Annotation:
This is a predicted structure of an 89-nucleotide RNA (Glycine riboswitch aptamer) from Asticcacaulis taihuensis.
RNA sequence: AAAAGACUCGCGGGAGAGAGUGUGACGCUCACACCGCCGAAGGCGCAACCGCCCCGGAAACGCUCAGGCAAACGGACCGCAAGACACAU
Numbered sequence: 001a002a003a004a005g006a007c008u009c010g011c012g013g014g015a016g017a018g019a020g021u022g023u024g025a026c027g028c029u030c031a032c033a034c035c036g037c038c039g040a041a042g043g044c045g046c047a048a049c050c051g052c053c054c055c056g057g058a059a060a061c062g063c064u065c066a067g068g069c070a071a072a073c074g075g076a077c078c079g080c081a082a083g084a085c086a087c088a089u
Stems, first nucleotide, its partner, number of pairs: 001089001007083002010080004018035001020034006036069003042065001043063003049057003
């Protein structure tokens, strides 16, 4: 000096499922209750798999606590770009 990688920020793409019923308030809309659903925030579980293999890390699988079920917001993940950190070299 220092790519890739991982992290942060910005931009773009980004699914699923009732604009359900009732009540209250009532300008938008919100809250509560009931039933029906979804999984790709998060969380939890099994464990495929991975590693430095004692032990660790662990999913897009499962659960649905949370979240969500017109739009908006959010959204795992993917792409592009930048920043700083640090390693191989």